[in-house]
RNA sequence: GUUUGAUCCAUGGCUCAGAUUGAACGCUGGCGGCAGGCUUAACACAUGCAAGUCGAGCGGUAACAUUUCUAGCUUGCUAGAAGAUGACGAGCGGCGGACGGGUGAGUAAUGCUUGGGAAUAUGCCUUUGGGUGGGGGACAACAGUUGGAAACAUACGCUAUAACGUCUACGGACCAAAGGAGGGGCUUCUUCGGAACCUUUCGCCCAUAGAUUAGCCCAAGUGAGAUUAGCUAGUAGGUGGGGUAAAGGCCCACCUAGGCGACGAUCUCUAGCUGGUUUGAGAGGAUGAUCAGCCACACUGGGACUGAGACACGGCCCAGACUCCUACGGGAGGCAGCAGUGGGGAAUAUUGCACAAUGGGCGAAAGCCUGAUGCAGCCAUGCCGCGUGUGUGAAGAAGGCCUUCGGGUUGUAAAGCACUUUCAGUUGUGAGGAAAGGUUAGUAGUUAAUAACUGCUAGCUGUGACGUUAGCAACAGAAGAAGCACCGGCUAACUUCGUGCCAGCAGCCGCGGUAAUACGAGGGGUGCAAGCGUUAAUCGGAAUUACUGGGCGUAAAGCGUGCGUAGGCGGUUUGUUAAGCAAGAUGUGAAAGCCCCGGGCUCAACCUGGGAACUGCAUUUUGAACUGGCAAACUAGAGUACUGUAGAGGGUGGUGGAAUUUCCAGUGUAGCGGUGAAAUGCGUAGAGAUUGGAAGGAACAUCAGUGGCGAAGGCGGCCACCUGGACAGAUACUGACGCUGAGGCACGAAAGCGUGGGGAGCAAACAGGAUUAGAUACCCUGGUAGUCCACGCCGUAAACGAUGUCAACUAGCCGUUUGUGGACUUGGACCGGAGUGACGCAGCUAAUGCACUAAGCCCCCCGCCUGGGGAGUACGGCCGCAAUGUUUAAACUCAAAGAAAUUGACGGGGGCCCGCACAAGCGGUGGAGCAUGUGGGUUAAUUCGAUGCAAUGCGAAGAACCUUACCAUCCCUUGACAUCUCGAAGGGCUUUAAGUGAUUCGAGUGUGCCUUCGGGAACUCUGAGACAGGUGCUGCAUGGCUGUCGUCAGCUCGUGUUGUGAGAUGUUGCGUUAAGUCCUGCAACGAGCGUAACCCAUAUCCUUAUUUGCCAGCAUUUUGGGUGGGAAUUCUAGGGAGACUGCCGGUGAUAAACCGGAGGAAGGUGGGGACGACGUCAAGUCAUCAUGGCCCUUAUGGGCAGGGCUACACACGUGCUACAAUGGCGAAUACAGAGGGUUGCCAACCAGCAAUGGUGAGCUAAUCCCUUAAAGCUCGUCGUAGUCCGGAUUGGAGUCUGCAACUCGACUCCAUGAAGUCGGAAUCGCUAGUAAUCGCGAAUCAGAAUGUCGCGGUGAAUACGUUCCCGGGUCUUGUACACACCGCCCGUCACACCAUGGGAGUGGAUUGCACCAGAAGUAGGUAGCUUAACCUUCGGGAGGGCGCUUACCACGGUGUGGUUCAUGACUGGGGGGAAGUCGCAACAAGGUAGCCGUAGGGGAACCUGCGGCUGGAUUCA
Repeated sequence: GUUUGAUCCAUGGCUCAGAUUGAACGCUGGCGGCAGGCUUAACACAUGCAAGUCGAGCGGUAACAUUUCUAGCUUGCUAGAAGAUGACGAGCGGCGGACGGGUGAGUAAUGCUUGGGAAUAUGCCUUUGGGUGGGGGACAACAGUUGGAAACAUACGCUAUAACGUCUACGGACCAAAGGAGGGGCUUCUUCGGAACCUUUCGCCCAUAGAUUAGCCCAAGUGAGAUUAGCUAGUAGGUGGGGUAAAGGCCCACCUAGGCGACGAUCUCUAGCUGGUUUGAGAGGAUGAUCAGCCACACUGGGACUGAGACACGGCCCAGACUCCUACGGGAGGCAGCAGUGGGGAAUAUUGCACAAUGGGCGAAAGCCUGAUGCAGCCAUGCCGCGUGUGUGAAGAAGGCCUUCGGGUUGUAAAGCACUUUCAGUUGUGAGGAAAGGUUAGUAGUUAAUAACUGCUAGCUGUGACGUUAGCAACAGAAGAAGCACCGGCUAACUUCGUGCCAGCAGCCGCGGUAAUACGAGGGGUGCAAGCGUUAAUCGGAAUUACUGGGCGUAAAGCGUGCGUAGGCGGUUUGUUAAGCAAGAUGUGAAAGCCCCGGGCUCAACCUGGGAACUGCAUUUUGAACUGGCAAACUAGAGUACUGUAGAGGGUGGUGGAAUUUCCAGUGUAGCGGUGAAAUGCGUAGAGAUUGGAAGGAACAUCAGUGGCGAAGGCGGCCACCUGGACAGAUACUGACGCUGAGGCACGAAAGCGUGGGGAGCAAACAGGAUUAGAUACCCUGGUAGUCCACGCCGUAAACGAUGUCAACUAGCCGUUUGUGGACUUGGACCGGAGUGACGCAGCUAAUGCACUAAGCCCCCCGCCUGGGGAGUACGGCCGCAAUGUUUAAACUCAAAGAAAUUGACGGGGGCCCGCACAAGCGGUGGAGCAUGUGGGUUAAUUCGAUGCAAUGCGAAGAACCUUACCAUCCCUUGACAUCUCGAAGGGCUUUAAGUGAUUCGAGUGUGCCUUCGGGAACUCUGAGACAGGUGCUGCAUGGCUGUCGUCAGCUCGUGUUGUGAGAUGUUGCGUUAAGUCCUGCAACGAGCGUAACCCAUAUCCUUAUUUGCCAGCAUUUUGGGUGGGAAUUCUAGGGAGACUGCCGGUGAUAAACCGGAGGAAGGUGGGGACGACGUCAAGUCAUCAUGGCCCUUAUGGGCAGGGCUACACACGUGCUACAAUGGCGAAUACAGAGGGUUGCCAACCAGCAAUGGUGAGCUAAUCCCUUAAAGCUCGUCGUAGUCCGGAUUGGAGUCUGCAACUCGACUCCAUGAAGUCGGAAUCGCUAGUAAUCGCGAAUCAGAAUGUCGCGGUGAAUACGUUCCCGGGUCUUGUACACACCGCCCGUCACACCAUGGGAGUGGAUUGCACCAGAAGUAGGUAGCUUAACCUUCGGGAGGGCGCUUACCACGGUGUGGUUCAUGACUGGGGGGAAGUCGCAACAAGGUAGCCGUAGGGGAACCUGCGGCUGGAUUCA
């Protein structure tokens, strides 16, 4: 960050930011320093090197050199000789090859770490003491023989620092050795070489002590799994032997029967361990590269030999696999040493230089050897350092990008100017790493000695792989040196274009469906930088395994309940002890590393000195508060005794009445029963009803109660017997006897199982009837297991207070059950006890809530939890007759799942209220014909839009052309229209011709305006270029406008209060209203947008004004308010008045208000209109207009003529006219209002049957005209008919408008005379001047209304009421909904995919047991063969060797088990998947409340029975 509309310091998972790495990959790459570099195949290895050395141990002389000699002779070459010298191949001998170097396969303990221990050995080294005599016999080399391809084997001859013996009682004891080199020349010998001798020195032998190293033993610590619970016969111990350097069952004989294990034996899997490394605040976690310590291994397995040391990386023997050589007979080999090769792999370097330094081996030494090591090479693998320039520089250049077109940004960035030269480059110079060693001289020691040797001092000489070293200097020039990732949020950094749920991105949330800050690119920016990102891995964040440091009523989590074993914990006092605990001291805790203080590389990394630390272990001294041990006591915990009390506590045996059912009998007749309504069923063979009797089983009404009892499950008529527990009271006793409780044991509803009974009612299954689309259900009629009893299993439930047991402490108040007490004031009042309830403070809690019966505050013990699903499943084990139960995973998959509370919405939840919502009425629609609109289909086109209410006589207040957007044809391309630039020409008018026309070709005429005469401006045509144009797309990019809920009464805010918060309060409640209208109450007080009012017109009156209106009174008249006049009236249009619950009475708690009345033209908003809150519907409109983006540009633009929008099987909406007598027709006659009129309205008159025409007065309008209003009223006729109703349709003839009435106008006349006789289901409008009915006018308009908008005339009926339908408001409730019920969501089936279980089996790995087998080797035995040293009586013996054999044993083999991996026809469920199929189980009372356990049934969710729960709504109390 992410669950939600929002919330939560709630629960909980997933994910990110940090640090790290032996890393790898992608892009990029200047220099240096210091480090590091096969994590994989302990896979296989070509080639070279990695362990030799000593001639001062020996025999010697193959090669080389020196010297000498000889021969050939060319005088410097060849050949030969001499161990004389330097040296030295091969060999004997000594020392070293057990170190150094590599690797981590094996090993969960024969290992490692820490600390102890006793029964040991120890080459070289150090210390001390002593010694170092004599003799004999072999072997190699070599020479030479034989065999063999080779490796190699072998006969004969010679020697040393090589080897050598004796005794025994067989256990052992005794036992000595070796010389070499240098010097000397005094003494002796001499073959004159030397030897003895002296001395020095290196060795050798014995012993001693030490050091070092190694072996052995003990304790503690050191992975996982219990779905591994039992393992073990040399096993555990003893005695006595053997063996070893050494203790020991290490081995053997005998004896005993032990030993290990829940504090995890045995088995399986995994793994080298540690110092350390990494992370972390720490505690911890992860890890064990480099460096250092230990261990193990050396092709695989086994074995010993030698040696101080090995069971031996570059030794031996055997077996096996592999590779190589071979003459096929036999042989050889072991890079997990350094390089290197192949292979594996994402991946890891040179077949380098040197022994100069450090170290190792040998040597007296020089020295030799040393792939240890020192260096170099490769690699950005890591860490550290440096550089890629510095200053100045605004015309803010060009270019790029963006743009609101003004500009902005890249950006002082560049260029330009001035400067510098680190690093790299070139040239030169140049430390340190060097100490030794050699030689000469001096001196000291030793000595007989001045030799020699050793030590010290001095001089000289002299050793460098790295190395073209580091460093320094000079030269030249900004010159050679910047990338990578990211830019939606987390998370620093934004814009343009392209793309269009595509391509793609993605760590999580998530982006992308035509305006993407999320993809790709450009510009810009941010971060890091010779690197930057990604991937992998570890720790952290994660208090997300919680020791530090978590939880369990509802989120995951208290075992169904008790008893009790081990274990854990435990009251008061005293003494003692010193295990825990505390303090001090000592030893150890290797070095390196980390940390601190210094030092050295110019700094740093790095290196180096010192310190601290290593929190540990062990030993020892001291302390005694606390815990523990021991001892003694106490009574407050616990228990016992005594007396009482209440109780559906348990078991057994009896017994009672009511009711159901059945049977028998009587009375009696046609139905009964059942339901929403029915039917199945029963009944005339007599039911049901009723009366009496009988049988049988089960359950116990009332009392009955958040009453009682019990550990829980559970327990209910009454009586008796047996029996458990609780409580109260007062005393006495025991003396911590206690609490909890892993395993274990016992109990444990209902259902179910077994055996035997019983069976009235009820009732899974089943049958039938209904309901239904279906109905395997709900409802009904029947009905079997079962329900009951006895005995035995099962062992589970929402077994719940969803709350483990015990104990202490912590405000109150009100009920109830039960026992007791004291004082009295005798109340059923008070105090204190044991239970059981309601409310409530502090406190706790995420909230809800809990609150002395805690979920508060604490102690002890037990159980359990760690995201959702998969799954309480699979496999395995245990229990069970079975059903099942119990224990209990993983793969895979999702980013959530969940708790509480909030606001809405919704409910086939509830309360209250309103509305032509229903009801009561009136008139319609739906049926007919026509008009009009839509759908559909048709068409070249039938242009487009509007689509439930809220589209459909709508846009359109008026399609013949035009309109017109559509179709087919023809034509134009700067365009029909606007602005600008450039060039050229002048316009303009008249007219012939072609074409249907747009248009085109000609002809004629003519040169406009202003002027400073230079010219300028305007206009037109033409050419070119910018551009025009678009009713093309997107109303889901938009503005504006509009519809709708709805003229519904609502929607909000500020401050305050409250809640962790979303929010709440206010705005709810009691009343009232048309109204959130008003009043009152109230943690609210106020305010805003709505309501109302203000506005318009209407109803009454007054006043002012008086023409074109009016005319009472006066005059006049052609009798017409016409005229004079009038200003009263009507009207007109300005201004006012009036109505406010103001007054009276009643009701109302006050009030608000309501009811009634008076007055009044009007009475409770007087009637009507305009006015439409916050918002909802991505509602409608890009085709009114405007507008972003996209698209077209000789066309999607423009023009013309024609056609189409008017078509027609059909369906729907809205209307008109009717169906007739409340009527039609004819005649006569009366009364409006509001509008319009000069391209107009048109009087009067004439013509025509009429539409209309002709002529023509008046009127720019209170003057003239449209203009006769109609229904009405009066008279006549028709007489219930398809008519004298109705008028469609059609024929004919006309009129008018217009360029033009064919497609396609209206009207008139004559003729024709269709359907239709009041309309099914359904449905619409209307509450008063309303419905209904009647006509009139206007806009649009050349013409063309049944539509629309207005106007007046006549003028009703009904409303009991709010049960129901629809819509709305408000309060409350439930919710798994929030796209908000048109919601959400469950299961089967079908399809493809994924992992997994079972599975006849198959193949591998590993292991147990039994047996066979037995190489090499060691030990034992030994008839055979053989034999140098010693003994011998010379015959032989002792001893040895070979061979044979026995024991042990590797490889191998056979049989039979276990474990594990892979695979397997088929099969089971599970998971996710696109818009599939069937239903609708759950969420609201989810339409049968749901859920748990169990049993049966069913396509499937599910249904039903039995018992249980509330985590059920509603009503009442």
This is a predicted structure of a 1517-nucleotide RNA (small-subunit ribosomal RNA) from an uncultured prokaryote. It matches the Rfam family "Bacterial small subunit ribosomal RNA". Its family is annotated with structural constituent of ribosome and ribosome in the Gene Ontology.